The prediction has a mean pLDDT of 81. A computed fold for an 84-nucleotide RNA from Candidatus Moranbacteria bacterium RIFOXYB1_FULL_43_19, annotated as transfer RNA.
């Protein structure tokens, strides 16, 4: 120095050919059972503002094409392999 893979809620990990971002699972938190607890079942569960509706913001970061971006394009940053 050059090449190729990778970064998405509190963790892990999905999301088709660009078209409702967080699906599913653990974790949490509320419930139901228990004398209690564990285990199970049932609801909820991204942030921020807000009494509420409700609005905004969110896919390492910056831009950029597109009505429309985790996806496509460009510079950057980390990690991880591999080549000099």
């Nucleotide at each position: 120095g050059c090449c190729g893979c990778g970064a998405u809620g509190g963790c892990g990990g999905a999301a088709c050919u660009g078209g409702c971002a967080g699906a599913c699972g653990c974790g949490c938190u509320g419930g139901a059972c228990u004398c209690a607890a564990a285990a199970u079942c049932c609801a909820g569960u991204g942030g921020u503002g807000g009494c509420a509706a409700c609005a905004c913001c969110a896919u390492g970061a910056g831009a950029g094409u597109u009505c429309g971006a985790c996806u496509c394009u460009c510079u950057c940053u980390c990690g991880c392999g591999g080549c000099a």